[in-house]
RNA sequence: GCCCGAGUGGUUCAGUGGCAGAACGCAUUCUUGGUAAGAAUGAAGUCGGGGGUUCGAUUCCCCCCUCGGGCU
Numbered sequence: 001g002c003c004c005g006a007g008u009g010g011u012u013c014a015g016u017g018g019c020a021g022a023a024c025g026c027a028u029u030c031u032u033g034g035u036a037a038g039a040a041u042g043a044a045g046u047c048g049g050g051g052g053u054u055c056g057a058u059u060c061c062c063c064c065c066u067c068g069g070g071c072u
Base pairs, nucleotide, nucleotide: 001071002070003069004068005067006066007065010024011023012022013021018055026042027041028040029039030038048064049063050062051061052060
């Protein structure tokens, strides 16, 4: 330099045009003599950045950034 893949709550990942979700973690409460476990409720996301297409973009297209892999 070229090719491919990935980037979404704190973490690991779903979501393939129409309200952004799960598990774990975190906070509060209940339960217990106490802790753990369990139960209930809640907070936490500019969906990597910019532009385009569209009535509407996490999703489709273009450029850039970061990470991983391959080729030379």